[in-house]
RNA sequence: GGCGGGGUAGCUCAGCCCGGUUAGAGCAAUCGCUUCAUAAGCGAGAGGUCGAGGGUUCAACUCCCUCCCCCGCCA
Numbered sequence: 001g002g003c004g005g006g007g008u009a010g011c012u013c014a015g016c017c018c019g020g021u022u023a024g025a026g027c028a029a030u031c032g033c034u035u036c037a038u039a040a041g042c043g044a045g046a047g048g049u050c051g052a053g054g055g056u057u058c059a060a061c062u063c064c065c066u067c068c069c070c071c072g073c074c075a
Base pairs, nucleotide, nucleotide: 001074002073003072004071005070006069007068010027011026012025013024020058030044031043032042033041051067052066053065054064055063
């Protein structure tokens, strides 16, 4: 340098292909119940510039363009 995969909650990921309900799950953390106490268990609520910028559109995590970062293959 070329090609492919990936970047979404603190962590692991789904959702994208084929645009349209308020962006979700598990775990972790927080608070409460339980316990002499801790763990385990149960319950509750919170937590997101969807890597960055731009474009298309009534509407973009999703489509298009450029760039950044990680992994792999080729040279």
This is a predicted structure of a 75-nucleotide RNA (transfer RNA) from Elusimicrobia bacterium RIFCSPLOWO2_01_FULL_60_11. It matches the Rfam family "tRNA". Rfam describes the family as follows. Transfer RNA (tRNA) molecules are approximately 80 nucleotides in length. Taxonomically the source falls in Elusimicrobiota (Bacteria, Pseudomonadati). The coordinates come from a structure-prediction model, not an experiment, and the mean pLDDT is 82.